Record summary
Fluoride riboswitch aptamer (crcB RNA motif) from a Candidatus Eiseniibacteriota bacterium, 66 nucleotides, folded computationally. Its mean pLDDT, the model's own confidence on a scale to 100, is 77. It was read from a public genome assembly, where an Rfam model found it. The model forms 100% of the base pairs in the Rfam consensus.
RNA sequence: CGUCUUCAAGGCGAUGGAGUUCGCCUCCAACCGCCCCGCCCUGGGGCUGAUGACUCCUACCGUGGU
Numbered sequence: 001c002g003u004c005u006u007c008a009a010g011g012c013g014a015u016g017g018a019g020u021u022c023g024c025c026u027c028c029a030a031c032c033g034c035c036c037c038g039c040c041c042u043g044g045g046g047c048u049g050a051u052g053a054c055u056c057c058u059a060c061c062g063u064g065g066u
Stems, first nucleotide, its partner, number of pairs: 009026005016057006033047005
């Protein structure tokens, strides 16, 4: 100096915040949703969800009551 592995730490998991937990990545990274038509390259139309998962808060939506 280079490569690999481990630990620590940090980051990420399609719309906000917090806790717990899981997975992924180590900055040339993880990540940047789905369906249909056209396109050979990314145009048009439609759909679900504030979670990776659980819980809570906020925002949004639906129903009922005051």